[in-house]
Molecule: SAM riboswitch aptamer (S box leader)
Organism: Planococcus koreensis
C1' cells in the first nucleotide's frame, strides 16, 4: 500500500492573504466575484494523550500544556440489498443492513 477497531443528524468568526473554481468517485442537488476553495489567524470537539476514582484486556467524571482532527448542507442525498407502504403498473416513499469514504487508534 493494506489489515483491526470506534465514530460520522451535535460544535466551531460578519478576521487577514489570496484569486477561480468546490463539494472523494458517479448521478444529482448545491456553495462560490456579495470571493468560494487554499493558506493563517481565531474557534470546536475531546479519538489519543494527561489527572482523579471504581465495577481495572475495562469503564467514569475532569482536563485541554502535548498529538491528531474538525469548523456550508446528516458522510449534503442517492447508489447495493432486505422487509414495509402507495401504485394496475412504471415507480415513489420510509425503515434497517451492507458497500464506499473520512477521522482517530493500534498493526503492518
Nucleotide at each position: 500500500a493494506c489489515c483491526u477497531u470506534a465514530u460520522c443528524a451535535a460544535g466551531a468568526g460578519a478576521g487577514g492573504c489570496a484569486g477561480a473554481g468546490g463539494g472523494a468517485c458517479u448521478g444529482g442537488c448545491c456553495c462560490u466575484a456579495u470571493g468560494a476553495c487554499g493558506c493563517c489567524c481565531g474557534g470546536c470537539a475531546a479519538c489519543c494523550g494527561c489527572u482523579a476514582g471504581u465495577a481495572u484486556g475495562a469503564c467514569u467524571a475532569g482536563u485541554a500544556u502535548g498529538g491528531u482532527g474538525c469548523c456550508a448542507a446528516a458522510u449534503c442525498c442517492a447508489a447495493c440489498a432486505a422487509a414495509g407502504c402507495a401504485g394496475c403498473g412504471a415507480u415513489g416513499c420510509u425503515u434497517u443492513g451492507a458497500g464506499a469514504g473520512a477521522u482517530g487508534a493500534g498493526g503492518g